[in-house]
RNA sequence: AUUUUUCUUCAGAAACGGGGAAGUCCCCUACCGGUAGUAAAGCCUGCGAGCAAAUUUUUUUGCUAAUCCGUUGAAAUUACGGAGCCGACAGAAAGUCUGGACGGGAGAAGAAAAGU
Numbered sequence: 001a002u003u004u005u006u007c008u009u010c011a012g013a014a015a016c017g018g019g020g021a022a023g024u025c026c027c028c029u030a031c032c033g034g035u036a037g038u039a040a041a042g043c044c045u046g047c048g049a050g051c052a053a054a055u056u057u058u059u060u061u062g063c064u065a066a067u068c069c070g071u072u073g074a075a076a077u078u079a080c081g082g083a084g085c086c087g088a089c090a091g092a093a094a095g096u097c098u099g100g101a102c103g104g105g106a107g108a109a110g111a112a113a114a115g116u
Base pairs, nucleotide, nucleotide: 001116002115003114004113005112006111007110008109009108010107017028018027019026030096031095032087033086034047035046036045037044042085043084050063051062052061053060054059067083068082069081070080071079089099090098091097
């Protein structure tokens, strides 16, 4: 330096408001953006969470949102400029409230042991 095993910790953010009989759910305005890759990403590629079915018992399969243009450059749908768009399930119609969830998890960090 690298591989494997074990353990520990961390691991999702967001309305101040106005209209209105009422509604953080409608309208206006505002605000937010998991994780790995890569020229730095909510909208590229994959994964996670969620839902459904089958279950050699926790795995498999399917479903699962959204972006274009210009500039610079060796390289950018990631930077900068401009204009847009999206947001699971249940509960009045909700990305922001409440609930499953003091949950789960992609992954991240650290420690110990063994091998090469």
Molecule: FMN riboswitch aptamer (RFN element)
Organism: Tyzzerella sp. An114